[in-house]
RNA sequence: GCGGGGGUAACCAAGCCAGGCCAAAGGUGAUAGACUCAAGAUCUAUUCUCGCAGGAGUUCAAGGGUUCGAAUCCCUUCCCCCGCACCA
Numbered sequence: 001g002c003g004g005g006g007g008u009a010a011c012c013a014a015g016c017c018a019g020g021c022c023a024a025a026g027g028u029g030a031u032a033g034a035c036u037c038a039a040g041a042u043c044u045a046u047u048c049u050c051g052c053a054g055g056a057g058u059u060c061a062a063g064g065g066u067u068c069g070a071a072u073c074c075c076u077u078c079c080c081c082c083g084c085a086c087c088a
Base pairs, nucleotide, nucleotide: 001084002083003082004081005080006079007078010028011027012026020068029047030046031045032044033043034042048057049056050055061077062076063075064074065073
């Protein structure tokens, strides 16, 4: 350099093709509660930010575009993995 695959919350990992029901399944971890003498296991809730709450705001590598609406479609860039090629 060419081809292919990928980057999602603290971590792992779905969702993407076929746009909306997404603060985004599930698991781990964390916090609180239930249970227990206690701990573990199990169960429940929460776990981006603001709010007592209803709720609101901002997010899916970065930037831009399309659209009423983008994690999802298009373009550019960055990074990671695999194969091939090149160089020595």